[in-house]
This is a predicted structure of a 732-nucleotide part of an RNA (large-subunit ribosomal RNA, domain II) from candidate division MSBL1 archaeon SCGC-AAA385D11. It matches the Rfam family "Archaeal large subunit ribosomal RNA". The literature on the family includes a 2001 paper in Science by Yusupov et al., "Crystal structure of the ribosome at 5.5 A resolution". Taxonomically the source falls in candidate division MSBL1 (Archaea, Methanobacteriati, Methanobacteriota).

Context: one part of a larger RNA
RNA sequence: GCCAGGGAGUUCAUUUUCGUGGCGAGGUUAAGGAGUCCACCUCCGGAACCGUAGCGAAAGCAACAAGCCCGCAUUCUCGCUAAGAGAUGAGGGGCGAGGUAUUAAACUGCCUGGAGUCACGAGGAUGUGACCCGAAACCAGGCGAUCUAGCCCGGGUCAGGGUGAAGCCGAUCCUCGGAUUGGUGGAGGCCCGAACCGGUCCUGUCGUUCAAUACGGUCGGAUGAAUCUGGGCUAGUGGCGAAAGACCCAUCAAGCCUGGCGAUAGCUGGUUCCUCCCGAAGUUGGUCGCAGCCAACCCUGGCGUGAGGUAGCGUACGGUGUAGAGCACUGAUUGGAGAGUGCGGAGGGAGACCUUCGGCUCCCCUGUCAAACUCCGAAGCCGUAUGCGCUGUAGACCGCCGGAGUAAGGGUGCGGGGGGUAAGCUCCCGCUCCGAGAAGGGAACAACCUAGACCGAGGUUAAGGCCCCUAAAUGCCGGCUAAGUUGUAAACGGAAAGGGAGUCUUUGUUCUGAGACAGCGGGGAGGUAGGCUUAGAAGCAGCCACCCUUUAAACAAAGCGUAACAGCUGACCCGUUAAGAGCGAAGGCCUCGAAAAUGGAAGGGGCUAAGCCGGCUGCCGAUACCUCGGGGCAGGUGAAGUUAAGUAACCUGAUCUCGUAGGGAGGCGUUCGGCGAAGGUGGAAGUACGGCCGUGAGGUCGUAUGGACUUCGUUGAAAUGAAAAUCCUGGU
Numbered sequence: 001g002c003c004a005g006g007g008a009g010u011u012c013a014u015u016u017u018c019g020u021g022g023c024g025a026g027g028u029u030a031a032g033g034a035g036u037c038c039a040c041c042u043c044c045g046g047a048a049c050c051g052u053a054g055c056g057a058a059a060g061c062a063a064c065a066a067g068c069c070c071g072c073a074u075u076c077u078c079g080c081u082a083a084g085a086g087a088u089g090a091g092g093g094g095c096g097a098g099g100u101a102u103u104a105a106a107c108u109g110c111c112u113g114g115a116g117u118c119a120c121g122a123g124g125a126u127g128u129g130a131c132c133c134g135a136a137a138c139c140a141g142g143c144g145a146u147c148u149a150g151c152c153c154g155g156g157u158c159a160g161g162g163u164g165a166a167g168c169c170g171a172u173c174c175u176c177g178g179a180u181u182g183g184u185g186g187a188g189g190c191c192c193g194a195a196c197c198g199g200u201c202c203u204g205u206c207g208u209u210c211a212a213u214a215c216g217g218u219c220g221g222a223u224g225a226a227u228c229u230g231g232g233c234u235a236g237u238g239g240c241g242a243a244a245g246a247c248c249c250a251u252c253a254a255g256c257c258u259g260g261c262g263a264u265a266g267c268u269g270g271u272u273c274c275u276c277c278c279g280a281a282g283u284u285g286g287u288c289g290c291a292g293c294c295a296a297c298c299c300u301g302g303c304g305u306g307a308g309g310u311a312g313c314g315u316a317c318g319g320u321g322u323a324g325a326g327c328a329c330u331g332a333u334u335g336g337a338g339a340g341u342g343c344g345g346a347g348g349g350a351g352a353c354c355u356u357c358g359g360c361u362c363c364c365c366u367g368u369c370a371a372a373c374u375c376c377g378a379a380g381c382c383g384u385a386u387g388c389g390c391u392g393u394a395g396a397c398c399g400c401c402g403g404a405g406u407a408a409g410g411g412u413g414c415g416g417g418g419g420g421u422a423a424g425c426u427c428c429c430g431c432u433c434c435g436a437g438a439a440g441g442g443a444a445c446a447a448c449c450u451a452g453a454c455c456g457a458g459g460u461u462a463a464g465g466c467c468c469c470u471a472a473a474u475g476c477c478g479g480c481u482a483a484g485u486u487g488u489a490a491a492c493g494g495a496a497a498g499g500g501a502g503u504c505u506u507u508g509u510u511c512u513g514a515g516a517c518a519g520c521g522g523g524g525a526g527g528u529a530g531g532c533u534u535a536g537a538a539g540c541a542g543c544c545a546c547c548c549u550u551u552a553a554a555c556a557a558a559g560c561g562u563a564a565c566a567g568c569u570g571a572c573c574c575g576u577u578a579a580g581a582g583c584g585a586a587g588g589c590c591u592c593g594a595a596a597a598u599g600g601a602a603g604g605g606g607c608u609a610a611g612c613c614g615g616c617u618g619c620c621g622a623u624a625c626c627u628c629g630g631g632g633c634a635g636g637u638g639a640a641g642u643u644a645a646g647u648a649a650c651c652u653g654a655u656c657u658c659g660u661a662g663g664g665a666g667g668c669g670u671u672c673g674g675c676g677a678a679g680g681u682g683g684a685a686g687u688a689c690g691g692c693c694g695u696g697a698g699g700u701c702g703u704a705u706g707g708a709c710u711u712c713g714u715u716g717a718a719a720u721g722a723a724a725a726u727c728c729u730g731g732u
Stems, first nucleotide, its partner, number of pairs: 001732006012127012026050003032044004054061002064096001067095004075087004097112005131270002134267001138260006149234009158224001160192003163188001167184007196221003201217002204215002236252001238248002273667006283296005298405001299403006308391003312388009324376001325374002330370003335365002338362004343358006409434003413431007439450003454630007464620003467605003473617001475616006498592003502589010519576005525549003530544003555570001558569003631657002633653005668721001670718010686705008
């Protein structure tokens, strides 16, 4: 892992709501007792409880048995059997009236025109282990120092080698104190190194081990605070500790065992059959509150009432101060003119004072900005009224009661914001989707596109597609692209500023057979080297001027060049050639800009269209839509029958039938009991395989095996349904 078996909302008490039944202004007995065919049941038992009156702190006082109106259902009348009208009107509603408290009186609060109670069943609450499993802990009483820590008493062990302290002896010197030197001697938490004790590194081997700490090599100590050993002492908020929170029997930041104990767990995990109906929330307020809970919102079931309700659209009338815009206010702010100034500087003047620059204030012109500015001001949004639409007597809206879940949301899209450089970031708002939503498309892909799936069958479309993979036109017409284009719908899931004599289209303007543009050939002169300057300055360092002549044209020169000249082009002109040329603007496609980690992706093949833009016609393509059949659910009509019923049966449904948490309804199966009825050695249960029926839980039949019990109907009771809990036990 697999298989089998076990495995989780239970019990009692109290309380509350609903259903069913009994009795009813009453209802019921409890303990206990009696009887008995003795787990049952029948009878007695009225103590007690709930109800029948409230109000008031209390003293205390103490209520409509109906006075008026509206009006649902019902019933009746009129009407045509209709539409409708009227009457009646239980229940219901509105007044009025009353009790009491307060009070001088009133207002006001609570209450008043009789429905409860007992049993059973179901849902909930509280307590109880309270759906099941799960702590680490806390407390009590015991057991431990055969491991280990320290101490006490007793007893052992330490090859060999080295070093050579004090002391002592001799010699030499001597200042008579001693010094030096040669021996001797054998000290030391001395040195090297076995036993022994230890455990440094290889982070070697091993790592389901030889071993719950080992093996190998290497390494530290090895006469000492050494080491070994027998006996003894210290005990759990305690010991012992050369101190590491170390050690106290493989257990230590409080040992182990048993008990309190099913501790508690707002936390994790698990929680077992089917079908049908509805179907959420991740928000607001509070909280020693933020992983929880309480109240509200949202969901569900029931009841009451009885006619409107209102998400959408239109109109009308109000409200608003956003987007935008603006500068009239509050602030910010460009340049200019002007005026003022108990401000600062400079200049002038003997001084008064004048001139000028700057600062500040104001006015005018000009140019801007604002969430906390507004002279303005939309779209929207909100309110009211009304009309349409939708919805509602198949009962809405509203009200009351029972049961919840939810309290971590998320995405995108799209839109609008706060924070942040930004984020698959964070905090909000509106709609939407996922959550709780399948199916088709998007290569794959919760939230992008299509579309909301009761079951079966047939057709038609949507999004998206139609070369092959792969269903459907290698369709048609006209353009563009040459980059195989990050082209192959968009978004998810990126490309920009800025460039391009790439190419296509549109457009403006200028020149052009009186010859343009480009190319080629030729000319491009004279006064003059203009004047000045300068060493020089000759078209071309610089300054000034920039005239005149000859001309087809030619600058007192646009560039290169020289020391200065020279020289080479250019402007300008002619010739040749021959038909368009130059300069702008806008648009389309393309291109550069363009970098990421294994090799590499338009889904792939591949494609020059099978790419892009525009137009046209077909086709394919979903659980969508249409048609047919069926089920459920809802509404209506409604039997037989002793009770078994709003059941069987029938009719209608375009507007119903996705669904997590969750609420509600109806069923299937298991075990056991009561009553009734059956089956079985001519083969029960169980087991294996197969057929049929039912939407399903399941049922039934056949064959084989098996060899003795079993089933059906009805009613009741439950230790009643497993795939999960690192579930438990066993097997394998």